[in-house]
Context: one part of a larger RNA
RNA sequence: UUGGGUUUAAAGGGUGCGUAGGCGGAACAUUAAGUCAGUGGUGAAAUCUUACGGCUCAACCGUAAAACUGCCAUUGAUACUAUUGUUCUUGAGUACAGUUGAGGUGGUUGGAAUGCGUAGUGUAGCGGUGAAAUGCAUAGAGAUUACGCAGAACGCCAAUUGCGAAGGCAGAUCACUAAACUGUAACUGACGCUGAGGCACGAAAGCGUGGGGAGCGAACAGGAUUAGAUACCCUGGUAGUCCACGCCGUAAACGAUGGAUACUAGAUGUUCGGCUAAUUGAGGCUGAGUGUCCAAGCGAAAGCGAUAAGUAUCCCACCUGGGGAGUACGUCCGCAAGGAUGAAACUC
Numbered sequence: 001u002u003g004g005g006u007u008u009a010a011a012g013g014g015u016g017c018g019u020a021g022g023c024g025g026a027a028c029a030u031u032a033a034g035u036c037a038g039u040g041g042u043g044a045a046a047u048c049u050u051a052c053g054g055c056u057c058a059a060c061c062g063u064a065a066a067a068c069u070g071c072c073a074u075u076g077a078u079a080c081u082a083u084u085g086u087u088c089u090u091g092a093g094u095a096c097a098g099u100u101g102a103g104g105u106g107g108u109u110g111g112a113a114u115g116c117g118u119a120g121u122g123u124a125g126c127g128g129u130g131a132a133a134u135g136c137a138u139a140g141a142g143a144u145u146a147c148g149c150a151g152a153a154c155g156c157c158a159a160u161u162g163c164g165a166a167g168g169c170a171g172a173u174c175a176c177u178a179a180a181c182u183g184u185a186a187c188u189g190a191c192g193c194u195g196a197g198g199c200a201c202g203a204a205a206g207c208g209u210g211g212g213g214a215g216c217g218a219a220c221a222g223g224a225u226u227a228g229a230u231a232c233c234c235u236g237g238u239a240g241u242c243c244a245c246g247c248c249g250u251a252a253a254c255g256a257u258g259g260a261u262a263c264u265a266g267a268u269g270u271u272c273g274g275c276u277a278a279u280u281g282a283g284g285c286u287g288a289g290u291g292u293c294c295a296a297g298c299g300a301a302a303g304c305g306a307u308a309a310g311u312a313u314c315c316c317a318c319c320u321g322g323g324g325a326g327u328a329c330g331u332c333c334g335c336a337a338g339g340a341u342g343a344a345a346c347u348c
Stems, first nucleotide, its partner, number of pairs: 004319003007302002012316001014201004021194003025088005031082001033081002035077008049065006091191001092188003095184006103177007110154001114150008125136002162169002206247006215241002220236004258315006266293011297304002321348003330341004
């Protein structure tokens, strides 16, 4: 490379939007670029193949044929792809009506708990552990009552629940805002799918500037444990955790499963809609999600099984023995930390 693959063996990009490109619904007509057929020209010789011949054979050589699968020109064919035109509605979108949710942003606000402050009651312990000690406390702690202050998180509801592209999202309420679904089938009429580059978003930790700082708590200090204990346990505790703005751009960013479309038995929960009938109690039909169990099928097996890992098509990404190594070098990005891209020698 031809291939074969990507849940768990190497391998799905963290997620979306989207450029180029690739691919693309139905009908009729058009052109004839691809495609197919005919004809002409060309495709040097040698080589290759076949046949025959010459050296005693062979290698080698000679003669002839075939071939040179290509290119150019020309004449036709028109199913498919393509071009152009017209039309269509089922893909896609719009409109109208309704529904849903922790979707997002900003503001306002609430109660419980915790800590602190002040005051009261009150007296000798509190705290912590396997046991202790460090620590706190007669300068009155801990406990308890009242009032006040502060920051952070939102108990019950709560669920295999819901929403979001992913990351993620949960007290209440207001404003702004995005989306999905259902129904009608009014409008547009293929406007679609995917998407190299690119752009945007992207947990936690970390970084910059300025705030904030209750609780928790890397580092650090002390007390224990231990042979030691730079730990696990305990007492403290700084950064951080919180807010605003700006960076970082990574995660077991996981369903370890890219996106889209179509098709292929069922059963049973659940969320949000619609239609229908009153069956007599759980109903029937239908759409979009979200779970469980399974037929066929698939799979090395575990398992997957209409939310496929089944059957197919289209597009993208990625893999090619282990280590060296996600390292070195170079380049790009970053304030830095570092990130992205990404080898080889050598070795088994």

Record summary
A computed fold for a 348-nucleotide part of an RNA from an uncultured prokaryote, annotated as small-subunit ribosomal RNA, central domain. The RNAcentral record of the full RNA draws on ENA. Its mean pLDDT, the model's own confidence on a scale to 100, is 86.